[in-house]
RNA sequence: AGGGCCAGGGAGACGCGAGCGUCUUCGGCCGAAAGUCGAAGCCGUUCGAGGAAAGUCCGGACUCCACAGGGCAGGCCACUGAGGAAAGCUCAGCGGGGGCGACCUCGGGAAAGUGCCACAGAGAACAGACCGCCGAUGGCGAGCCUCUUCGAGGCUCGCACAGGCAAGGGUGAAACGGUGGUGUAAGAGACCACCAGCGGUCCGGGCGACCGGACCGGCUUGGCAAACCCUGGCCGGAGCAAGGCCGAAUAGGAAGGCAAUGGAGGGUGACCCGCUCGAUGCCUUCGGGUAGGCCGCAUAGAUGGAUGUCUCCUCUUGACAGAAUCCGGCUUAUCGGUCCUCUCU
Numbered sequence: 001a002g003g004g005c006c007a008g009g010g011a012g013a014c015g016c017g018a019g020c021g022u023c024u025u026c027g028g029c030c031g032a033a034a035g036u037c038g039a040a041g042c043c044g045u046u047c048g049a050g051g052a053a054a055g056u057c058c059g060g061a062c063u064c065c066a067c068a069g070g071g072c073a074g075g076c077c078a079c080u081g082a083g084g085a086a087a088g089c090u091c092a093g094c095g096g097g098g099g100c101g102a103c104c105u106c107g108g109g110a111a112a113g114u115g116c117c118a119c120a121g122a123g124a125a126c127a128g129a130c131c132g133c134c135g136a137u138g139g140c141g142a143g144c145c146u147c148u149u150c151g152a153g154g155c156u157c158g159c160a161c162a163g164g165c166a167a168g169g170g171u172g173a174a175a176c177g178g179u180g181g182u183g184u185a186a187g188a189g190a191c192c193a194c195c196a197g198c199g200g201u202c203c204g205g206g207c208g209a210c211c212g213g214a215c216c217g218g219c220u221u222g223g224c225a226a227a228c229c230c231u232g233g234c235c236g237g238a239g240c241a242a243g244g245c246c247g248a249a250u251a252g253g254a255a256g257g258c259a260a261u262g263g264a265g266g267g268u269g270a271c272c273c274g275c276u277c278g279a280u281g282c283c284u285u286c287g288g289g290u291a292g293g294c295c296g297c298a299u300a301g302a303u304g305g306a307u308g309u310c311u312c313c314u315c316u317u318g319a320c321a322g323a324a325u326c327c328g329g330c331u332u333a334u335c336g337g338u339c340c341u342c343u344c345u
Base pairs, nucleotide, nucleotide: 001341002340003339004338005337006336008314009313010312011311012310013309014308016048017047018046019045020044021043023041024040025039026038027037028036029035050320054331055330057329058328059327060326061325062239063238064237065236074235075234076233077232078231079093080092081091082090083089094107095106096105097104098103108230109229113228114227115224116223117222130169131168132165133164134163137162138161139159140158141157142156143155144154145153146152147151177195178194179193180192181191182190196220198217199216200215201214202213203212204211205210243295244294245293246292253286254285255284256283257282258281265277266276267275268274315318
């Protein structure tokens, strides 16, 4: 540096949830018994959170809805090969960057367009002139010389006014290739040589990303796409409160029947009479929905939702944290302990 494993241990007591079994009680089926089914209880026995159960970030299974086909919008992904149901997955590799190294990290396009680049700085993208260099040319001033004078011209020097330059300094994360030379007033790819980088053609190697080499070209092109965007690929939507089955009471719906004040039906009452209430009412059947139950649902597993509490011993004193449809990943949190391989000194 990379990777793997563990996540206090032991004993006892009382509990909780689930499965199975014996027994008891109750209920249903039945004429009864036996049997069987269901529920409850006692006892016994077995099992009962994690490496992340978390975030719900990717991908699926499963379920329902939608769907001739296609598109817009939106979302996700992006070097190569292999594995995989798929993946913001894994493994192996390639290239850029970092590290002495083991190794880590990043991955379409910035030469299609738009946009942004804090602070500092003169200037932050087809840029710029603060210090600086020059001042060849033009300007101003001085001196000397020539022309007989006005004046003109020439030479030398100075100023740094116009102007030229971008080499050097300075700012910055980043300043428009690097080194050397030619050149110049000073300079500059202005030109030349070499190097770096970019593009093109060709040769060789590799499945490929790519690598190595030769020649040519214009002399050079900043960064950010986790900014918009462009290119290519994928995606119908919603999610277990998905969804399926059974299914009361009351109310409402449909059909049929009864009843119309000489009264259907209700109350009182064991029953009848009687008394009394009594009209878009009463009865039967059917169907839908609700409450509720079951499945979905798992070698933990519910739907008030279990996995806990206490005591003792021991050690190196114990972190992050707890299932809710399931599975494959990623990310995040984590006291510490231990093992393997490799690197440097």
A computed fold for a 345-nucleotide RNA from a marine sediment metagenome, annotated as Bacterial RNase P class A. Model confidence (mean pLDDT): 76 of 100. It matches the Rfam family "Bacterial RNase P class A". The literature on the family includes a 1998 paper in Annu Rev Biochem by Frank and Pace, "Ribonuclease P: unity and diversity in a tRNA processing ribozyme". It is annotated as a ribozyme.